[in-house]
Context: one part of a larger RNA
Molecule: large-subunit ribosomal RNA, domain VI
Organism: Bilifractor sp. LCP21S3_A7
RNA sequence: CGGAGGAGUUUUGAAAGGAGCUGUCCUUAGUACGAGAGGACCGGGAUGGACAGACCACUGGUGUACCGGUUAGACCGCCAGGUCUAUGGCCGGGUAGCCAAGUCUGGAAGGGAUAAACGCUGAAGGCAUCUAAGCGUGAAGCCCCCCUUAAGAUGAGAACUCCCAUUCGAAAGAAGUAAGACCCCUUAAAGACGAUAAGGUUGAUAGGGCAGAGGUGGAAGUGCCGUAAGGCAUGGAGCUGACUGUUACUAAUCGGUCGAGGG
Numbered sequence: 001c002g003g004a005g006g007a008g009u010u011u012u013g014a015a016a017g018g019a020g021c022u023g024u025c026c027u028u029a030g031u032a033c034g035a036g037a038g039g040a041c042c043g044g045g046a047u048g049g050a051c052a053g054a055c056c057a058c059u060g061g062u063g064u065a066c067c068g069g070u071u072a073g074a075c076c077g078c079c080a081g082g083u084c085u086a087u088g089g090c091c092g093g094g095u096a097g098c099c100a101a102g103u104c105u106g107g108a109a110g111g112g113a114u115a116a117a118c119g120c121u122g123a124a125g126g127c128a129u130c131u132a133a134g135c136g137u138g139a140a141g142c143c144c145c146c147c148u149u150a151a152g153a154u155g156a157g158a159a160c161u162c163c164c165a166u167u168c169g170a171a172a173g174a175a176g177u178a179a180g181a182c183c184c185c186u187u188a189a190a191g192a193c194g195a196u197a198a199g200g201u202u203g204a205u206a207g208g209g210c211a212g213a214g215g216u217g218g219a220a221g222u223g224c225c226g227u228a229a230g231g232c233a234u235g236g237a238g239c240u241g242a243c244u245g246u247u248a249c250u251a252a253u254c255g256g257u258c259g260a261g262g263g
Stems, first nucleotide, its partner, number of pairs: 001152001005163007015149004021049007033038001051106005059100004066093005071086006110144003117137004164262001166175003180258004184200005205251003208247005214240003221234005
């Protein structure tokens, strides 16, 4: 820009893409077969490998704004307590998120037309012949079925819902609006930016506060014990990023722009 007024929501599916793998064991059955050795088809069930997708309850990894221990130096006047630098200084753990080595799921089943092949009926050619007319069976393959995208499918589809028939102008057209949308702002389940998604006071969108979960692992101060290093008590203490709930304390204020008049 188009899709024959302007919008919101939900869709159909022309078309395109993806997937398509396979082992072992049990049973049928030591049956059929075979002198024996051996040993099935068909059918039923179980469990794996690799691959793919999704997810984080479990097991773990990471987790550079969480907690603790600790070395050296500098600094906060000193002690105590801290801060900084040294690969996050080093070390022990670890929430959310992300992830696999973790968990779950998938290939199936079914339908149609076929290939090779196997057939029925059957002439040319009194016989025979699956083929010439005609009709079947038949594959991990083909078309459906399964998953994803998809109406610029200009062949521009469908359903439901909302807004209405204003003003100016001779007309062309223009203006202010409606439903609705955007700008702007708070953001994250989204993200390079756009976009998407949640919200904007009639509000829990983010931050903060409060309460909890989870993590760390016993704070500071004080008291007691010990010559001291240190230990014990107060006290599952103190601290705590992303998680959960709640709460308008702070910030989403006030505003602006676009947007129909219909073959």